[in-house]
RNA sequence: CUCUUAUCCAGAGAGGCGGAGGGACCGGCCCGACGAAACCUCGGCAACCCGGCGGAGAGAUCGCAACGAUGCGGCUCUUGGCGCUAGGGUGCCAAUUCCGGCAGACAAGUUCUGGAAGAUGAGAG
Numbered sequence: 001c002u003c004u005u006a007u008c009c010a011g012a013g014a015g016g017c018g019g020a021g022g023g024a025c026c027g028g029c030c031c032g033a034c035g036a037a038a039c040c041u042c043g044g045c046a047a048c049c050c051g052g053c054g055g056a057g058a059g060a061u062c063g064c065a066a067c068g069a070u071g072c073g074g075c076u077c078u079u080g081g082c083g084c085u086a087g088g089g090u091g092c093c094a095a096u097u098c099c100g101g102c103a104g105a106c107a108a109g110u111u112c113u114g115g116a117a118g119a120u121g122a123g124a125g
Stems, first nucleotide, its partner, number of pairs: 001125008013042004021031003025101004043093003048089003051085004057079004061074005097117001102114004106109001
């Protein structure tokens, strides 16, 4: 960088440094010398991945009972929707991804639905 997939109306900021931009792009609308971005420190949010704990269920195996279908059980093994945790890897901490951009619907507008684009995780190339 490309592809696949999930999520995006919830949540969470102080200090230092810096000195004019920032909110991806375009249009709007905002934030910013009462100090933008970047960077550093500390803190926090969240729960995508790994790990830990619990665990319905499924399978295996063994034992017991039964003619059998099957049933019951185990300091066992595998898997495990889901729940908890917050140790590790990311991410995030103004405004719904700030709103719209393309298409459709009818209730016709401060409307709704889907998409595109973007962001983040996980996997692949």